A computed fold for a 350-nucleotide part of an RNA from a metagenome, annotated as small-subunit ribosomal RNA, central domain.
RNAcentral holds the full RNA, with entries from SILVA.
The coordinates come from a structure-prediction model, not an experiment, and the mean pLDDT is 89.
[in-house]
Context: one part of a larger RNA
RNA sequence: CUGGGCGUAAAGGGCGUGUAGGCGGUUGGGUAAGUCAGUUGUGAAAGCCCCGAGCUUAACUUGGGAAUUGCAACUGAAACUGCUCGGCUAGAGUUUUGGAGAGGAAAGCGGAACUCCCAGUGUAGCGGUGAAAUGCGUAGAUAUUGGGAGGAACACCGGUGGCGAAGGCGGCUUUCUGGACAAAAACUGACGCUGAGGCGCGAAAGCUAGGGGAGCAAACGGGAUUAGAUACCCCGGUAGUCCUAGCUGUAAACGAUGGAUACUGGGUGUUGAAGGUAUUGAGUCCUUCAGUGCCGAAGCUAACGCAUUAAGUAUCCCGCCUGGGGAGUACGGUCGCAAGACUGAAACUC
Numbered sequence: 001c002u003g004g005g006c007g008u009a010a011a012g013g014g015c016g017u018g019u020a021g022g023c024g025g026u027u028g029g030g031u032a033a034g035u036c037a038g039u040u041g042u043g044a045a046a047g048c049c050c051c052g053a054g055c056u057u058a059a060c061u062u063g064g065g066a067a068u069u070g071c072a073a074c075u076g077a078a079a080c081u082g083c084u085c086g087g088c089u090a091g092a093g094u095u096u097u098g099g100a101g102a103g104g105a106a107a108g109c110g111g112a113a114c115u116c117c118c119a120g121u122g123u124a125g126c127g128g129u130g131a132a133a134u135g136c137g138u139a140g141a142u143a144u145u146g147g148g149a150g151g152a153a154c155a156c157c158g159g160u161g162g163c164g165a166a167g168g169c170g171g172c173u174u175u176c177u178g179g180a181c182a183a184a185a186a187c188u189g190a191c192g193c194u195g196a197g198g199c200g201c202g203a204a205a206g207c208u209a210g211g212g213g214a215g216c217a218a219a220c221g222g223g224a225u226u227a228g229a230u231a232c233c234c235c236g237g238u239a240g241u242c243c244u245a246g247c248u249g250u251a252a253a254c255g256a257u258g259g260a261u262a263c264u265g266g267g268u269g270u271u272g273a274a275g276g277u278a279u280u281g282a283g284u285c286c287u288u289c290a291g292u293g294c295c296g297a298a299g300c301u302a303a304c305g306c307a308u309u310a311a312g313u314a315u316c317c318c319g320c321c322u323g324g325g326g327a328g329u330a331c332g333g334u335c336g337c338a339a340g341a342c343u344g345a346a347a348c349u350c
Stems, first nucleotide, its partner, number of pairs: 003322004007304002012318001014201004021194003025088007033081002035077008049065006091191001092188004096183003103177007110154001114150008125136002162169002206247006215241002220236004258317006266295011299306002323350003332343004
């Protein structure tokens, strides 16, 4: 330098943004670095290869040729790549109008439920289980009515519905704010794709400080079960769960499927938007675009299956894999308050 791969066998980075780099639409002119052609020089000799010659032959020796795939200079070509100048609008972007949405941040508000407190009624049980017991209750519980306090979560709507890059997002209102989509034009004129490093975001648990604490509940205590029961079941219960500011940076972070572009039969549902037919209108039906499901042709696949949302056909760029164990360990380094994270072997063994 190279091969084959990455849904489930080893293998897609958790996700984005973007630097270097790699790659890049269409058309005309120029240039000639890459590219191509020719000439010259050089590429020592021997050897290898081809055709001959000499020792009786061969080995061996020897003549000629070829080869030495390279490098340099010069002359030329201009299709492609590059560079440069100019143009274009199909990529990309901007403007306008419009509707959809649990997209994000902050503030305020609401009802149901729950627990606790106060008061009334009321009396012996309640609760819990497979059955029980621990537990609560005559100091009046459970039940029920009225009042008050508090924290957390938002029933129905709710949907293989929607939004977001991913993590994720669900009561209502207001303010601030991001993105996507559709329609018709106008404008800019390749401004693009990907992206090693870098930077940012990143569930839950965990950590630091300060609040908060209703319910739930690791740890812990008790009751059961059991041979035992450091469990499953029951009664309690602290961190935590919640808020603010910071840290951590990991997950079966999953579609176990990186991103972009183009192309390749159909059927059916659904969400958003636009248009058309007919109609008073709603609705129905049809078409197009963007998303999201299911079924299936070709093709692909070891099979399962995937199948215009590809795992099909191609191109560009990144990441990753290379037998099992040892091991995501040791050592070193970087980061972290710590927990630990990232990077990441070898001996040995099968």